[in-house]
The RNA shown here (small-subunit ribosomal RNA) has 1396 nucleotides and comes from an uncultured prokaryote. It matches the Rfam family "Bacterial small subunit ribosomal RNA". Its family is annotated with ribosome and structural constituent of ribosome in the Gene Ontology. The RNAcentral record of the sequence draws on ENA. The prediction has a mean pLDDT of 83.
RNA sequence: UCAUACAUGCAGUCGAGCGGAAGGCCCCUUCGGGGGUACUAAAGCGGCGAACGGGUGAGUAACAGGUGGAUAACCUGCCUCUUGGUGGGGGACAACGGCCGGAAACGGCCGCUAAUACCGCAUGUGAUUGCAAGAUCUUCGGGCAUUGGAAAGGCGCUUUACAGCGUCGCCAAGAGAUGGGUCCGCCCCCCAUUAGCUAGUUGGUGGGAUAAUAGCCCCCCAAGGCAACGAUGGGUAGCCGAACUGAGAGGUUGAUCGGCCACACUGGAACUGAGACACGGUCCAGACACCUACGGGUGGCAGCAGUAGGGAAUAUUGCGCAAUGGGCGAAAGCUUGACGCAGCCAUGCCGCGUGAGUGAAGAAGGCCUUCGGGUUGUAAAGCUCUUUUCUGAGGGAAGAACAGCUGAUAGAGGAAAUGCUGUCAGUUUGACGGUACCUCAGGAAUAAGGAACGGCUAACUCCGUGCCAGCAGCCGCGGUAAUACGGAGGUUCCAAGCGUUGUUCGGAUUUACUGGGCGUAAAGGGAGCGCAGGCGGAUUGGUCAGUUUGGAGUGAAAGUCCGGGGCUCAACCCCGGAAGUGCUUCGGAUACUGCCUAGCUUGAGUAUGCGAGAGGAGUGUGGAAUUCCAGGUGUAGCGGUGAAAUGCGUAGAUAUCUGGAGGAACACCAGUGGCGAAAGCGGCUUUCUGGCGCGUUACUGACGCUGAGGCUCGAAAGCGUGGGGAGCGAACGGGAUUAGAUACCCCGGUAGUCCACGCCGUAAACGUUGUGCACUAGGUGUGGGAGGUAAUUGACCCCUCCCGUGCCGCAGCUAACGCAUUAAGUGCACCGCCUGGGGAGUACGCUCGCAAGAGUGAAACUCAAAGGAAUUGACGGGGGCCCGCACAAGCGGUGGAGCAUGUGGUUUAAUUCGAGGCAACGCGAAGAACCUUACCCAGACUUGACAUCCCAGGACUCCUCCUGAAAGGGAGGAGUGCCCUUCGGGGAAUCCGAAGACAGGUGUUGCAUGGCUGUCGUCAGCUCGUGUCGUGAGAUGUUGGGUUAAGUCCCGCAACGAGCGCAACCCCUAUUCUUUGUUACUAACAGUUCGGCUGAGCACUCUAAGGAGACUGCCGGUGAUAAACCGGAGGAAGGUGGGGACGACGUCAAGUCAUCAUGGCCCUUACGCCUGGGGCUACACACGUGCUACAAUGGCCGGUACAGUGGGCUGCAAGACCGCGAGGUGGAGCGAAUCCCAAAAAGCCGGUCUCAGUUCGGAUUGGAGUCUGCAACUCGACUCCAUGAAGUCGGAAUCGCUAGUAAUCGCGUAUCAGCUACGACGCGGUGAAUACGUUCCCGGGCCUUGUACACACCGCCCGUCACAUGACCCGAGUCGGUUGCACCCGAAGUCACUGG
Repeated sequence: UCAUACAUGCAGUCGAGCGGAAGGCCCCUUCGGGGGUACUAAAGCGGCGAACGGGUGAGUAACAGGUGGAUAACCUGCCUCUUGGUGGGGGACAACGGCCGGAAACGGCCGCUAAUACCGCAUGUGAUUGCAAGAUCUUCGGGCAUUGGAAAGGCGCUUUACAGCGUCGCCAAGAGAUGGGUCCGCCCCCCAUUAGCUAGUUGGUGGGAUAAUAGCCCCCCAAGGCAACGAUGGGUAGCCGAACUGAGAGGUUGAUCGGCCACACUGGAACUGAGACACGGUCCAGACACCUACGGGUGGCAGCAGUAGGGAAUAUUGCGCAAUGGGCGAAAGCUUGACGCAGCCAUGCCGCGUGAGUGAAGAAGGCCUUCGGGUUGUAAAGCUCUUUUCUGAGGGAAGAACAGCUGAUAGAGGAAAUGCUGUCAGUUUGACGGUACCUCAGGAAUAAGGAACGGCUAACUCCGUGCCAGCAGCCGCGGUAAUACGGAGGUUCCAAGCGUUGUUCGGAUUUACUGGGCGUAAAGGGAGCGCAGGCGGAUUGGUCAGUUUGGAGUGAAAGUCCGGGGCUCAACCCCGGAAGUGCUUCGGAUACUGCCUAGCUUGAGUAUGCGAGAGGAGUGUGGAAUUCCAGGUGUAGCGGUGAAAUGCGUAGAUAUCUGGAGGAACACCAGUGGCGAAAGCGGCUUUCUGGCGCGUUACUGACGCUGAGGCUCGAAAGCGUGGGGAGCGAACGGGAUUAGAUACCCCGGUAGUCCACGCCGUAAACGUUGUGCACUAGGUGUGGGAGGUAAUUGACCCCUCCCGUGCCGCAGCUAACGCAUUAAGUGCACCGCCUGGGGAGUACGCUCGCAAGAGUGAAACUCAAAGGAAUUGACGGGGGCCCGCACAAGCGGUGGAGCAUGUGGUUUAAUUCGAGGCAACGCGAAGAACCUUACCCAGACUUGACAUCCCAGGACUCCUCCUGAAAGGGAGGAGUGCCCUUCGGGGAAUCCGAAGACAGGUGUUGCAUGGCUGUCGUCAGCUCGUGUCGUGAGAUGUUGGGUUAAGUCCCGCAACGAGCGCAACCCCUAUUCUUUGUUACUAACAGUUCGGCUGAGCACUCUAAGGAGACUGCCGGUGAUAAACCGGAGGAAGGUGGGGACGACGUCAAGUCAUCAUGGCCCUUACGCCUGGGGCUACACACGUGCUACAAUGGCCGGUACAGUGGGCUGCAAGACCGCGAGGUGGAGCGAAUCCCAAAAAGCCGGUCUCAGUUCGGAUUGGAGUCUGCAACUCGACUCCAUGAAGUCGGAAUCGCUAGUAAUCGCGUAUCAGCUACGACGCGGUGAAUACGUUCCCGGGCCUUGUACACACCGCCCGUCACAUGACCCGAGUCGGUUGCACCCGAAGUCACUGG
């Protein structure tokens, strides 16, 4: 949990109320039988009890319960006390006997009989009814009539008998106690999406019924009664003492124990009785179950056990009446599943144990490890003790007090006795149970688990796993180094328990009474008027309802708390106290509130004077403008837009003039000006009308504030009826724009906009701030009014006061923003509203509405957030300022062609790997034919190609042969060294062999890392200390005004300083000086083969060391007199002169494990290592980077001139000779300022070609060669001859460059045997054009602004559709429950009537 269904067992008692048998035993016997014996058994008549005790919580929202009262409106068996009585008769019925029916349950007829069973009669203080009188005392007393009762019983004692006594009963009356009935005040759950309910209903007269009041019932009469302080209806629920929780206030609960109520299979009913509408009684109906001979019967565990079922889940068909309590009895006693005990369950609370001391070789084992050790850990073992517990043995309680009986004794009464009341002694009674407890013996013996270890929260490591498996209370863990998963070791917390789940309270001031809020977070009603309600100025008197104080009663016991006591302690139990905040009642007080009363004037209002105003409603009227109509002039366009087109116009538009029609709105004035409650109100005139402000003096006398419901007003749009319709203009049509464009733009255009009447009732109806009153610094505008000020009237300025409307600002408040006398400050009064986001202002229901819709207004489900204010960044097709070959202005390219090279893709046995926007792609690679090489195929090796250690042998070394593609495998030979030595041997170095430790890995992870590098970016930024500001994140400094290439500098400033960056210091270069003077140089002198060649020189160039020089230093102007800028002078150079090195905090999990190093993982006869061959060089194609060109500023031929950086001994190589040439022969010189590479080329001079696929261009291919190399087949470079492709300047797009730059020309070097170099890195020669400028593109810096972004716009994010799933609503309907009203049939039963 199923108030689900129940097999079986388990409650009466009295013989001292009555009759009384069979049978047993005894006696007698005529054997037929009779008598006696204990009233003995069962049953019966009768009495009392079965209304207590025990169970359950279905129903019940109720006088059911709690609490306090009332009963003068009542009853009460047994019990106690008092008074009186207990006379005399009668007739039956069970049991029993006989007959009969039935399966049974049970029943029928006839006959007998007793009583404390039943019925009359007599007596009868009382009761009841009727009548009369008296008296007023809260229902009193009296008279008459009527009705109405008994058990001479039982037992005992005395007695000859009559009779008496005792006791238990019985009757009547009175009183008490106990128990109950009824009535009343207050309290007692949720829903208003339940707002109206009620005909016996509310009341009255009179009756009836009852123990008793009463519409409880009835006739008649009246029309009442309840309800927003929540009636009625619906849902849920036994109530309380108390229990749990909480600081308390509260919240939740109603198990055990105790009080009350209700129920007893479901519904109904009465009977008996003191008491019932009766758990183990009766009758009827129903459902269910059982028996049956089918005709008919029987039953009610929500008593104790127990069974089935349900369920996550809850016990023994035990012992005993020994104790306590109950029933009956005079008593013994009987009975009692109440109760006392035992059994089961760690379910809870409490107590105890599982050992104590010592014990370091810190044992073994486990785990970890930085391999040293650490930890488990004094833990164990070992040694020495103890015995609670355990086992065995022995002893062994308390719970027992009665009652009764026996004996003794006392007292009252009595003629006496029995008896009654009391005291003492004795006797007897234990389920638990040989239990608690005690003693002895034995032996550490019999006894430890559970959870957790990421944070909250005490406690950490390893392994396994790899977003899997799993964990999770919240946050969140897990994607190959998981303290979070699983295991292990260790640790932590509890401990005979420990965790989990569920539930309640707490934390949660998160429903706020204590104790919250509403400008922007959820939350002020759109506004006003106003009934009820709430609250209310100041004074006097009264009252004492609230309030306060004291007494009394009650608030059961148990429980909680405090103090004691008893079980060895505790839990537990006992005693005493306090408390129980409440209710009732009697007194006292009277400040405050209320009520009554009287007066007051300051709140409120009225009168009066003045004033301002788009306040409202109606009427009339005006001018400007648009459009339309008519006419005139006039001609080709107008109109419109970013640009156009649709449209209008030769049928005359637009433009312009004149006249007319019509509707709507009112320029300027005009103003954070005015008025109004809000919505709202704007030409002028007039009629009616509301409110407001100021001033003055009178009057009323609290008349006030707020305001649930209610009523009224209420923008725009919309609706209805009827008008009106100029302009504008949803919908709609057309033209554009666009990918589309149901839009933005344009041309048209209907409802509507306007008026009258009637609806609607909502808005970002916003100051997102309810209304009223009071108080709390100021400053400055503006609108209305009053007063003052001057000699006066008037006017201006100025001052003061009141009212309105703005801005700024202090205290204070606020999360901040902000508000701040017009509060969001400080208080009071009242109303409205809020309680996480979504679902949703939705659904259903109801109300309103013609409709549209409005008002009221959820839940399921789902999320862990949604939100506010502020901060720092980032971003913006935001703003401001500034920079950069960023654009622009230029020059030259790329993209088209051929080739080279890299990449993708494809292919392949392999085409090794990495790099991927800028910042990968002539990148790693400053050199892939073998090697490299990491890839593939094939063949070999296994301590290995390489390092260290140990053992054995041999020094090392060299040579030959066989096999094989080589590596490798196999065989043979020659020779002997160095150091020490005890002569045995040992050592160094090296080779071979064997076993292991180990080597090795370009295997994996750059997302585990170090280091290095790229990029933003040589951009000007990035930070810190102290102080200050802010609750804080943070800010300030670093912003601002200038300036700069610069956070460069100056000034200002709540900041003052500092650091990393910038700049400078370093290198090259430009000028010059000093020093040096060969191999460089050569002006002068001399020689000369005419070459600085030689002598000579150190002047010059140059070399390479050190100095000088440039600092806005000087002048002028501008500027804040500053910083600085502009111009100038001087100077080789001028404002960082030019170039380089140098790269802040950081970003990109950027790149690299294949440079190197390195953690983890992986391989170990292979993912290691060796060798041969192949591949990295493939080729439909795509892209990047380059070279050569397309030609005449050119090609070709001839002649001729001028550099610099560099390199060179396995090298560079001259002159000479040979070859057309690549090159070859040969080798002088040079380890190089000396010699060589080495010819510089463009250029210049002369010639030729003449615009063509060419004398341009050189690809491709054929042939022949040279060189390097072991080797040029795959796959080298170069030379010669021949061949002579594409290409005639390149689409979209795109790159570089601001001066010795671009462009153009050649030269050198590294790598390297050679080279695919047209690459890279350097060197010099010739040598331009352009920059107005910052609008735009890109990137960047500073300030500011917005933000729903923070992985930061490559962000975030919305909606439809498709598929699947969950929840809710609607839905043709359908099924069930509950309930109202009306009617029909109707059991038992009660009452009435009638008959016997």